[in-house]
């Protein structure tokens, strides 16, 4: 001085699956003589059905080792948590900025 690769932050892009059913509350509108009736975004519960890219968990091709065992390992799988209308959230992808380290 300094490649790739690794933490870490900021931006940006970023899928899927019923805004179902029932019940309760209920803003808000209409109707009405009155008791009350209908519609009714939301929000809570209880059901079934559904996804799968936070997170977890499981096998397990690789991998590390002379060999075994250990150990690491997926967007495979499972569907505990998590989602299914917007919102957030989101693996993983690009930029940037900082850190350690450091090939050549």
């Nucleotide at each position: 001085g300094g490649a790739c690769g690794c933490c870490g932050c900021g931006c940006g892009g970023g899928a899927g699956a019923g805004a179902c059913c029932u019940g309760c509350a209920g803003a808000c509108a209409g109707a009405a003589g009155c008791c009350u009736c209908u519609g009714g975004g939301u929000g809570c519960a209880g059901g079934c059905g559904c996804c799968g890219a936070a997170g977890g968990a499981g096998c397990a091709a690789c991998u590390c080792c002379u060999c075994c065992c250990c150990g690491g390992a997926a967007c495979c799988u499972c569907u505990c948590a998590g989602g299914c209308a917007c919102c957030c959230u989101g693996a993983c992808c690009g930029c940037g900025c900082g850190g350690a380290g450091g090939a050549g």
The prediction has a mean pLDDT of 75.
A computed fold for a 104-nucleotide RNA from Actinomycetospora succinea, annotated as Glycine riboswitch aptamer.
It matches the Rfam family "Glycine riboswitch aptamer". On this family, see Mandal et al., Science 2004: "A glycine-dependent riboswitch that uses cooperative binding to control gene expression".
The sequence was found by an Rfam model in a public genome assembly.